[in-house]
Model confidence (mean pLDDT): 75 of 100. The RNA shown here (TPP riboswitch aptamer (THI element)) has 97 nucleotides and comes from Pseudanabaena sp. SR411. Rfam family: TPP riboswitch aptamer (THI element). Rfam links the family to the GO term thiamine pyrophosphate binding. The source organism's lineage runs through Bacteria, Cyanobacteriota, Pseudanabaenales, Pseudanabaenaceae and Pseudanabaena. The same sequence occurs in records of 2 taxa.
């Protein structure tokens, strides 16, 4: 310095439990709890700088009534783009000095 990048806009990926009420067992429905989100929310989250989420995993420590949640595990193996704009928010890459 040059180029990506927060950010709209279209389009695409994801996930949606555990306990109670409750029994012989299913569904439906109410209610608590965790978390962005807990199935019609048309909502949250994440789209390669890709931990949204899916395998390992009936894992492993925390922790909780229980799940979940938080770390691990992960520089692990897979996963879903274009286009536009602002000015340099976190920041990446390349070159010069």
């Nucleotide at each position: 310095u040059c180029a990506a990048g927060a950010u709209g806009c279209u389009a695409g990926g994801a996930g949606u439990g555990u306990c109670u009420g409750u029994g012989a067992a299913a569904a439906c429905c109410a209610g608590a709890c965790u978390g962005a989100g807990a199935g019609c929310a048309a909502a949250u989250c994440c789209u390669u700088a890709g931990a949204a989420c899916c395998u390992g995993a009936a894992c492993c420590g925390a922790u909780u009534g229980a799940c979940a949640u938080c770390g691990g595990c992960g520089u692990a193996g897979g996963a879903a783009a274009g286009c536009a704009c602002a000015u340099u928010a976190u920041u990446u890459g390349a070159g010069g000095a």